[in-house]
Molecule: transfer RNA
Organism: Actinomycetota bacterium
RNA sequence: UGCCGGGUAGUUCAGCUGGCAGAACGCCUGUCUCUGGAACAGGAAGUCGAAGGUUCGAAUCCUUCCCCGGCAG
Numbered sequence: 001u002g003c004c005g006g007g008u009a010g011u012u013c014a015g016c017u018g019g020c021a022g023a024a025c026g027c028c029u030g031u032c033u034c035u036g037g038a039a040c041a042g043g044a045a046g047u048c049g050a051a052g053g054u055u056c057g058a059a060u061c062c063u064u065c066c067c068c069g070g071c072a073g
Base pairs, nucleotide, nucleotide: 001072002071003070004069005068006067007066010025011024012023013022019056027043028042029041030040031039049065050064051063052062053061
């Protein structure tokens, strides 16, 4: 430098056939318990890597750039 994959909640990842942003674990509150844990119920937490473009509508499509990993030189 080129090509490929990835970047979404604190963490690991779904969602990429354009139409309400989700799950698990973790965290907080409550119930239960002598206490803790477990279980159960509820809750908080996201400019979807950045900037533009297309569209009535973009995490999703297009362009450029940044970061991580791999391959090639």